Molecule: SAM riboswitch aptamer (S box leader)
Organism: Croceimicrobium hydrocarbonivorans
């Protein structure tokens, strides 16, 4: 880095250093942010997968995670409402991404 699979509406902040954008990536829309974010360490927490232990858990070990559902939406299909080919909200579902675990 590319395959495969399994999950994604829960959970869990402080301190340091740094000093302007940031929620991945296009547009939108919402937010966050000099009361210092995004980020990087460092403690502490969390408990989603392997592990353990054994059906209660456990946080030892190996990833992960710790603002907002992947922060909504877009691309299909469905069915509903105004309205007349738009618009609004709903359910499914693909695609895109993230994590872990296999495997090359």
């Nucleotide at each position: 880095u590319a395959c495969u699979u399994a999950u994604c509406c829960a959970g869990a902040a402080a301190g340091a250093c740094g000093g302007a954008g940031g929620g991945a990536u296009u547009g939108g829309g919402c937010c966050c942010u000099g009361u210092g974010a995004u980020g990087u360490c460092u403690u502490a927490g969390c408990a989603a997968c392997c592990c353990c232990u054994u059906a209660g858990g456990g946080c030892g070990g190996g990833u992960g995670c710790u603002a907002c559902u992947u922060c909504c939406c877009a691309c299909c299909u469905c069915a509903g409402c105004a309205a007349u080919u738009u618009g609004c909200g709903g359910a499914g579902g693909a695609a895109a991404g993230a994590u872990g675990a296999g495997a090359g």